Predicted 3D model of a 350-nucleotide part of an RNA (small-subunit ribosomal RNA, central domain) from Turneriella sp.
Context: one part of a larger RNA
């Protein structure tokens, strides 16, 4: 409980594409399905309302009238919605000319650092901590110089800066490739918005097979600490972290704020364009478009705060919420190799 809501109280789907469905710009002609008005038919009885009657009143009951959602039919209207046809360009798309970018994929290359190996120098310590010890070292370590191997990550630039739908993306070069912005207004002429189901993408961890393995490091071992110490600290160290292919499909997947469109004071910084002005030129200044921050007014808000990047004012469509615990559990179904994921209660209790 048909109403109200979803930034923080319960509540925005992790993200995108998109069929059905819902919704739909300006103008004109037609139609008459919706819509509006009139007429006709039907709308059992009881109930209900009004008037009157009967039980001494009332409840109750009898009679009359009314009411009766709605459905069918007919006549008319043509504003709005729909449908059919014509036209338009501002929504949307295309073309052309410019532009920025860690957007994606593949291949190659580079330097710094860690570790290991070989060689030189060199000698008794090194390492580590709050202090120590385990550990490493006279079979020559640590330190230092030269050479080599291998893996992973790319200091400075770096920014409240850029790109991407989200997850996310950062050394350099090449190739392939997606999207975006600005300008022109040449072309198409509403081709649009949203989207249940569906499909694809989706950090980390985890899984399967095959590689790889420097550093780091769950598990594990040892040393400490402690009353204990299955921890925090230390010495080691295996999965894993990396690559290929295939799964998994989750997250504080967060702006805790769904997408689209329109409208509604400003100020200031910054990124990428364009136009104007200025200049020898660069800079600067003004205007404008797209993005990204901060501050702030109306308005909104329980407050905090939001405030042209809205949480304001509206419209379209989707998702979701309905006291806490039980519980994201049980069960069924479904997906998965598994781990587990999706869907998702009730008893009981406060």
């Nucleotide at each position: 409980u048909u109403g109200g809501g979803c930034g923080u109280a319960a509540a925005g789907g992790g993200c995108u594409c998109g069929c059905a469905g819902g919704u739909g710009g300006u103008u004109u002609g037609g139609u008459a399905a919706g819509u509006u008005g009139g007429g006709g038919g039907u709308u059992u009885a009881a109930u209900c309302u009004c008037c009157g009657g009967g039980c001494u009143c009332a409840a109750c009951u009898c009679g009359g009238a009314g009411c009766a959602c709605g459905c069918c039919u007919u006549c008319a209207a043509a504003a709005c919605u729909g449908c059919c046809g014509g036209a338009c360009u501002u929504g949307a798309g295309u073309a052309c000319g410019g532009g920025a970018g860690g957007g994606g994929a593949u291949a190659g290359c580079g330097g710094a650092a860690u570790u290991c190996c070989c060689g030189g120098u060199g000698u008794a310590g090194c390492g580590g901590u709050g202090g120590a010890a385990u550990g490493c070292g006279u079979a020559g370590a640590u330190a230092u110089c030269g050479g080599g191997a291998g893996g992973a990550a790319c200091a400075c630039c770096a920014g409240u800066g850029g790109c991407g739908a989200a997850g996310g993306c950062g050394g350099c070069u090449a190739u392939c490739u997606g999207g975006c912005c600005c300008g022109u207004a040449a072309c198409u002429g509403a081709c649009a918005c949203u989207c249940a189901g569906g499909a694809g993408c989706g950090a980390a961890a985890g899984u399967g097979c095959g590689g790889g393995g420097a550093g780091c490091a769950a598990a594990c071992a040892g040393g400490a600490u402690u009353a204990g110490a299955u921890a925090c600290c230390c010495u080691g160290g295996u999965a894993g972290u990396c690559c290929g292919c295939a799964c998994c499909g989750u997250a504080a997947a967060c702006g805790u704020u769904g997408u689209g469109u329109a409208c509604u004071a400003g100020g200031u910084g910054u990124u990428g364009g364009u136009g104007g002005u200025u200049u020898c030129a660069a800079c600067g200044c003004c205007a404008u478009c797209a993005g990204u921050g901060c501050c702030g007014g109306c308005g909104c808000u329980a407050a905090c705060g939001c405030a042209u990047u809205a949480a304001g004012u509206a419209c379209a469509c989707c998702g979701c919420c309905u006291g806490g615990g039980g519980a994201g559990u049980a069960u069924g179904c479904u997906c998965g190799c598994a781990a587990g994921g999706g869907u998702g209660a009730a008893a009981c209790u406060c």
Model confidence (mean pLDDT): 87 of 100. Its Rfam family is "Bacterial small subunit ribosomal RNA". Lineage of the source: Bacteria > Pseudomonadati > Spirochaetota > Leptospiraceae > Turneriella.